[in-house]
RNA sequence: GCCGAGGUGGCCCAGCCCGGUAAGGCGCAAGCCUGGAAAGCUUGUGUCCGCAAGGACUCGUGAGUUCAAAUCUCACCCUCGGCG
Numbered sequence: 001g002c003c004g005a006g007g008u009g010g011c012c013c014a015g016c017c018c019g020g021u022a023a024g025g026c027g028c029a030a031g032c033c034u035g036g037a038a039a040g041c042u043u044g045u046g047u048c049c050g051c052a053a054g055g056a057c058u059c060g061u062g063a064g065u066u067c068a069a070a071u072c073u074c075a076c077c078c079u080c081g082g083c084g
Stems, first nucleotide, its partner, number of pairs: 001083007010026003020067001027045006046057004060076005
C1' cells in the first nucleotide's frame, strides 16, 4: 500500500441486510424475605438540565441524503486478521 471483519450506555451484547420506541444480560440502587447475611423475588437503572411535570442529547469522528439515520452514502480515526 491492497483486501476483509469490527467499533452501540459502567461492562458484555442484539438491533444494521429491508431507515420508524436503542432490546437483553452483568453490574449497581432501593424494597421484600431473614435474627443477620447469602441466594431468591420485585421495581428502577444511557447522559445532561429540572423539586417535579417535562425537555434536550446519545450508537468511533465529521459531513450528506431523508419527514425521519445505530441502520443508507462519502471522508477520516482506531482495533483485529490476511496479502504484498